[in-house]
Order: sequence, then structure tokens, then C1' cells
RNA sequence: CGGGAUGUGGUGCAGUAGGUAGCAUAUCUGUCCUGGGAACAGAAGGUCACGUGUUCGAUUCACGUCAUCCCGA
Repeated sequence: CGGGAUGUGGUGCAGUAGGUAGCAUAUCUGUCCUGGGAACAGAAGGUCACGUGUUCGAUUCACGUCAUCCCGA
């Protein structure tokens, strides 16, 4: 320098032939329990790496940028 992949709650991952996002775990609260811990119930937490565009509507499509990883020179 060229090509490709990935980027989504604290962490690890789903989700998308466009209709405003879910799971596990962790955290907090309550119940139960002699206690530790566990179990059960509930709650909070992300507008999806950033920007622009297309569209009535974008995590999803297009372009650009950034970060990490892989391949090639």
C1' cells in the first nucleotide's frame, strides 16, 4: 500500500431479504433460608464504533472515517 472480517447494555453473544433491539452472566431490590450460598420474582442499564446519504422509517442498504484481527505485496 491492496484485499477481507469484526465493532450491539459492565462482560460474552444473538438479531437484520428495512418497521425504533433480545439472551446468558454480572449488578440492585424483594421473597424464601439459622447463616453462607442457592432458588424464585422484579428492576435498572445499549437509540447498535463515528459521520453523511437513501427512505415515511436504518442495527440492517450506500459512501467515507476510526479501532482490532487475518491474508497478500
Molecule: transfer RNA
Organism: Thecamonas trahens